Small-subunit ribosomal RNA from Viscum album, 1407 nucleotides, folded computationally. The sequence is in RNAcentral, with records from SILVA. It matches the Rfam family "Bacterial small subunit ribosomal RNA". Its mean pLDDT, the model's own confidence on a scale to 100, is 81. NCBI's taxonomy places the organism under Eukaryota, Embryophyta, Euphyllophyta, Pentapetalae, Viscum.
RNA sequence: AGAGUUCGAUCUUGGCUCAGGAUGAACGCUGGCGAUAUGCUUAACACAUGCAAGUCAGACGGGAAGUGGUGUUUCCAGUGGCAGACGGGUGAGUAACGCAUAAGAACCUGCCCUUGGGAGGGGAACAACAGCUGGAAAUGGCUGCUAAUACCCUAUAGAAUAAGGCUGAGGAGCAAAAGGAGGAAUCCCCUCGAGGAGGGGCUCACGUCUGAUUAGCUAGUUGGUGAGGCAAUGGCUUACCAAGAAAACGAUCAGUAGCUGGUCUGAGAGGAUGAUCAGCCACACUGGGACUGAGACACGGCCCAUACUCCUAUGGGAGGCAGUAGUGGGGAAUUUUCCACAAUGGGAGAAGAAGCAAUGACGGUAUCUGGGGAAUAAGCAUCGGUUAACUCUGUGCCAGCAGCCGCGGUAAUAUAGAGGAUGCAAGCGUUAUACGGAAUGAUUGGGGGAAAAGCAUCUUUAGGUGGCUUUUUAAGUCCGCCAUAAAAUCCCAGGGCUCAACCCUGGAUAGGUGGUGGGAAGUACCAAGAUUGAGUAUGGUAGGGGUAGGGGGAAUUUCCGAUGGAGUGGUGAAACUCUUAGAGAUCGGAAAGAACACCAACGGUGAAAGCACUCUGCUGGGACGACACUGACACUGAGAGAUGAAAGCUAGGGGAGUGAAUGGGGUUAGAUACCCCGGUAGUCCUAGACAUAAACGAUGGAUACUAGGUGCUGCGCGUAUCGACCCAUGUAGUGUUGUAGCUAACGCGUUAAGUAUCCCGCCUGGGGAGUACGUUCGCAAUAAUGAAACUCAAAGGAAUUGAUGGGGGCCCGCACAAUCGGUGGAGCAUGUGGUUUAAUUCAAUGCAAAGCGAAGCACCUUACCGGGGCUUGACAUGCCGCGAAUCCUCUUGAAAGGGAGGGGUGCCUUCGGGAACGCGGAUAUAGGUGGUGCAUGGUUGUCAUCAGCUUGUGCCAUAAGGUGUUGGGUUAAGUCCCGCAACGAGCGCAACCCUCGUGUUUAGUUUCUGCCGUUGAGGUUGGAACCCUGAGCAGACUGCCGCUGAUAAGCCAGAGGAAGGUGAGGAUGACGUCAAGUCAUCAUGCCCCUUAUGCCCUGGGCGACACACGUGCUACAAUGGAUGGGACAAAGGGUCGUGAUCCCGUGAGGGUGUUCUAACUCCAAACCCGUCUUCAGUUCGGAUUGCAGGCUACAACUCGCCUGGAUGAAGCCAGAAUCGCUAGUAAUCUCCAGUCAACCAUACGGCGGUGAAUUCAUUCCCGAGACUUGUACACACCGCCUGUCACACUAUGGGAGCUUACCAUGCCCGAAUUCUUUCCCUUAACCUCAAGGAGGGGGAUGCCGAAGGUAGGGCUAGUGACUGGAGUGAAGUCAUAACAAGGUAGCUGUACUGGAAGGUGCGGCUG
Repeated sequence: AGAGUUCGAUCUUGGCUCAGGAUGAACGCUGGCGAUAUGCUUAACACAUGCAAGUCAGACGGGAAGUGGUGUUUCCAGUGGCAGACGGGUGAGUAACGCAUAAGAACCUGCCCUUGGGAGGGGAACAACAGCUGGAAAUGGCUGCUAAUACCCUAUAGAAUAAGGCUGAGGAGCAAAAGGAGGAAUCCCCUCGAGGAGGGGCUCACGUCUGAUUAGCUAGUUGGUGAGGCAAUGGCUUACCAAGAAAACGAUCAGUAGCUGGUCUGAGAGGAUGAUCAGCCACACUGGGACUGAGACACGGCCCAUACUCCUAUGGGAGGCAGUAGUGGGGAAUUUUCCACAAUGGGAGAAGAAGCAAUGACGGUAUCUGGGGAAUAAGCAUCGGUUAACUCUGUGCCAGCAGCCGCGGUAAUAUAGAGGAUGCAAGCGUUAUACGGAAUGAUUGGGGGAAAAGCAUCUUUAGGUGGCUUUUUAAGUCCGCCAUAAAAUCCCAGGGCUCAACCCUGGAUAGGUGGUGGGAAGUACCAAGAUUGAGUAUGGUAGGGGUAGGGGGAAUUUCCGAUGGAGUGGUGAAACUCUUAGAGAUCGGAAAGAACACCAACGGUGAAAGCACUCUGCUGGGACGACACUGACACUGAGAGAUGAAAGCUAGGGGAGUGAAUGGGGUUAGAUACCCCGGUAGUCCUAGACAUAAACGAUGGAUACUAGGUGCUGCGCGUAUCGACCCAUGUAGUGUUGUAGCUAACGCGUUAAGUAUCCCGCCUGGGGAGUACGUUCGCAAUAAUGAAACUCAAAGGAAUUGAUGGGGGCCCGCACAAUCGGUGGAGCAUGUGGUUUAAUUCAAUGCAAAGCGAAGCACCUUACCGGGGCUUGACAUGCCGCGAAUCCUCUUGAAAGGGAGGGGUGCCUUCGGGAACGCGGAUAUAGGUGGUGCAUGGUUGUCAUCAGCUUGUGCCAUAAGGUGUUGGGUUAAGUCCCGCAACGAGCGCAACCCUCGUGUUUAGUUUCUGCCGUUGAGGUUGGAACCCUGAGCAGACUGCCGCUGAUAAGCCAGAGGAAGGUGAGGAUGACGUCAAGUCAUCAUGCCCCUUAUGCCCUGGGCGACACACGUGCUACAAUGGAUGGGACAAAGGGUCGUGAUCCCGUGAGGGUGUUCUAACUCCAAACCCGUCUUCAGUUCGGAUUGCAGGCUACAACUCGCCUGGAUGAAGCCAGAAUCGCUAGUAAUCUCCAGUCAACCAUACGGCGGUGAAUUCAUUCCCGAGACUUGUACACACCGCCUGUCACACUAUGGGAGCUUACCAUGCCCGAAUUCUUUCCCUUAACCUCAAGGAGGGGGAUGCCGAAGGUAGGGCUAGUGACUGGAGUGAAGUCAUAACAAGGUAGCUGUACUGGAAGGUGCGGCUG
């Protein structure tokens, strides 16, 4: 310090997630020793049991032991004193003077310290105790005795200028005590004062969580006077008077919470937190109350009330673990009913402090030394990226993993196990939580044109901010000093435990607050002044600025009249509509309402919304000029107010045109739409109300500064001119281009989105949702304010490359068009699907499968099926044994196979044996046309023979990328030329290769030719001119002329030429696309079978047949058929072959076998010349069937081909649709080869013969190319995506209600207690003494008063039949709204309407 994750890739915005350290933690696995800390975060839930506060006999009486007596010792129930207000626990309550920091005045203070005095004289009781007595108990009652440091009375407390409390103007009056220690000059205690220390009470300033969907709150409330009360101030309480007090700087209300030192985290600022330790507060079962006391309204005290628990004799009583242990309960979760007072600390006590010395419970402890034995001692998590660390096996979208991205569908480094590795280590992981990273709430330190975000606009209050000069003050600010900021903690330096944690000592820090003394440049305050900001006055000026009232013409519609006579209107095409009852058209007249053509603009004006015929009245604002006046009067602006398009609302008018809704017509699968014919509200006016828009420049206002160029509008000025222009220039506004700068980029750019300052409003992931609830406004529609649960890991912005568009322009192709001929109809052939079957083997399935693999299925092939057989195998290699190999015969069997017999003895040799072959045995292994073409190689198809696809360097861009490769021309072509931040290069194109077309050279076997000869074959020591054949060469290059074009590239025309603009054809297939095809050509990973999914054999099947499709053949006829005669090719093949000739047969064919190892041999039909008949199911057509034959083969039944005679189906040119072809092409006609042991060709490949028609043109269909544009697509339009409905699940709103906690209020009742009152009862001390009184106690009364009751209210939570929408889900249903011009541009406010997306009207926006 960063990383992962949106995308095909990029930058950015933005969320989610991770890496760190931490915890009073929990869970999983694991765990050696020692030290030190820590431990109910939940039920302030309920508690059995023990312990946790007593002590003093030197205050008092008493008991006991003991004694002869005095003394002594001991006990402690009671009286009395002090302490139980500390220590210990908890955090419920509390948003508060509770806490923290800093101050203050009107107070109290036991014990302690300092200091000044005093303690004289008397008295009466009550416990204990004794007796009697009530009660179950708790606990009492009566009578009697008694002591004190318990209680009471009285004396004294004076004087002094001054001092205590109360009363009082002043004289003056009132108030104390106790003793104990045998002795002691001593000590302790007591009492009245003064001072101190420490402690406590009170007041005040500042700070102290969230919510405004809590905005109004308060009646002792705010203040005053009198009185009361308190230790003390005070509405603290009360009577009267006044009407105030606090609140937008957030009162009140609601929620939550003990506060702090500190702790965790962080670079810090901050954020979170408040366990242990320390300070303060509050509480002690819940609520109320006082008593005692120095101190309490009291955790282990009292009284009362409620709830709960326990005891009980039912009459009545007892209790309070949030002390320490412990129990139950709750919970993910937190310990022993332990030991000891050695230390620290506390209470009481006569037994005090420092120092020194001794002692030693701890303790034979810590520590040290020797001996012994590997003895006592390693786990956990991870290993796809983040993130260090990789393989095997199992599993097969299953099981499972996962913090995020994601992994798993048969080769998983991601699951599970194993091996190995990595990390940390007595721990390691997981979970939870807070901080960090997160600049993701931004003071430090963010943003708002389009990503979330500028209010619709203006005016203004509070507030914030504020121009120039000179004074004053010193609030802010700066400097010095002082006080405080507890200790502990953190940090630094030392020291002590062996180290460390831990502990000790010292230091440093401490930003805050207060006080005090200074300074005066800025801000602020005071005062004075100035004029530049602002304003006023003045002059002329531009303008659809506003408002009210007049006037006008064009057009539309309606009505009236006239002319006229058949249609009109409307559309892509139509129809509904109007019209012979006279429409439409034309002319004349009248009425009505609404809007104002041209001018008109990128122009003007207004705050915005908005504003346009013309005239007039009234009226607002602006800019400019000159520079008279005021003298900072300014800017912004929460709240508030005003204005605010369209639609819609209320009331009254008006209503021509238009036109939501609605009716009809059309389109359509449907059409609640788009289109057409009608048409209501509305649109218009007046008066109200509404307050929203893409109210947009998606850009708040003000001020200042920072290059220019070029337009327009308003007002000036200079120059010039007779004047207007021109030229130069100032200011205000409004456009465009652009520098610096900014920006993610797009873009902005003196009209900033630049550089700065001030003020306001707004944003913080997407959805849920601008929804719900609450509240305010409104007649309503609605508007404003405005969440959460839940859900996702994205949602976005800009730009890039592709792809795509029912976007654009350009261009090409038998793409359309034009021509010719087909397919689709018939019969047959063949392939496929389907069906059937024991099997109908398998593969190929849009173009790019379907006469395809298959260049040829009777057996074989053959992979399929039935049956019969074999198991180291039909085949390969290695080992051992036997035999040469091989051949023949018999038998069994469908064959494979099995059994038996006979012949034979080879080749090489170092004589051991070896090679080939056959048989047998054993083991490694063979074998598989079994699976996966989505694991692969190779190969092939297709886009496409389309013109494209890339790269180096440079340059541009943050980058993806771009440029080059685009542009202007041109071409078949990224072909070439020109231009250009590009310059080069590569793979493609072209060319080089082959065939054909011309000539020439050479060669002359066949061949050709001369001659000779023949029926013919032929012969030849003639020739090579021609034809032909083989090899080589030449030729064609826009080379030449002309037009055109930029003078280029090229194009057009012409000449010459066999051929002319790539001459024709072929081979040749860039980067890539389709997980295209092929595991059955071959090869191959993995998986599977192994007496079988292998191998051999026989028979069957691949040939089935209702049907559908593809490709073909033959036809339907006269351009023909039949028949007779006659001609002409090229290219190929041939010795297990080709097969001439002759003979036989109607023929297929049979016999014969010349020739040919091949330029030597063999091999056409259409066509031409005659003849027949005449338009028909025929002399067309040949299917089908039967008979008779032929050929091949081991074999022709399933299942071959051919021949003859007979038979003679369908079919008379073919619907929708669709295919091929641009010249030697289409069409038509035969011929040949391959495959094959042989037979089978309508297929396939090739050859030649005859030989056309048409192309206006690129509008349209299809496909391709490059450019540009839009995009929400990138699996790329076979894309993406919206809404209803149906189903499942989830959270949530409403809801008759029901339940519940809390709060305040009114009324009723009213415990305990303090206080008031009384004269009912009672009474030791004192007075008087006879009664009685003072004082005390009890009772009663009054005020207040907890709990309780009751009434209505507020608020919270839960639940609720039914119901509303929302979210999520994978495979449903209906449509297709959006993204491309998304097929009607979209979006938007509003209104109506429709199953649904949506549609339409009005106005607005361009995103």